[in-house]
RNA sequence: UUUUAUAAGGGCGAUGGAGUUCGCCUUUAAAUGCUACUGAUAGCUGAUAACUCCUACUGUUAU
Numbered sequence: 001u002u003u004u005a006u007a008a009g010g011g012c013g014a015u016g017g018a019g020u021u022c023g024c025c026u027u028u029a030a031a032u033g034c035u036a037c038u039g040a041u042a043g044c045u046g047a048u049a050a051c052u053c054c055u056a057c058u059g060u061u062a063u
Stems, first nucleotide, its partner, number of pairs: 009026005016054006033044004
């Protein structure tokens, strides 16, 4: 210096924050939703990977 393994750490999981759990990646990254369309472009759902809470947005009802 290079390669491999292990431990620890870090990062990521289609729109924000926190906790817990799960999965993935280890920088050659993990990740970057769906439908129509030749393309341009247009339309639709969800703030979660999953659960809970908060915030934002939308709808309904009551005061």
Molecule: Fluoride riboswitch aptamer (crcB RNA motif)
Organism: Bacteroidota bacterium